[in-house]
RNA sequence: UCUGUUCGUGGAGAUGGCGUUCUCCUUUAACCGCCCACCAGGGCUGAUGACGCCUGAAUACAU
Numbered sequence: 001u002c003u004g005u006u007c008g009u010g011g012a013g014a015u016g017g018c019g020u021u022c023u024c025c026u027u028u029a030a031c032c033g034c035c036c037a038c039c040a041g042g043g044c045u046g047a048u049g050a051c052g053c054c055u056g057a058a059u060a061c062a063u
Stems, first nucleotide, its partner, number of pairs: 010025004016054006033044004
């Protein structure tokens, strides 16, 4: 100096915040939704990766 592995740190997981947990990446990054389709074009779900709570939006009902 290079390469590999392990640990740590930090970051990421399609629309907000907190906690827990899981996974991934660790700067050459992880990640930047799905389906049909050659392009073009069209269609669809969700504030979560998952769970709990709060907040925002929409609908219905009650006071």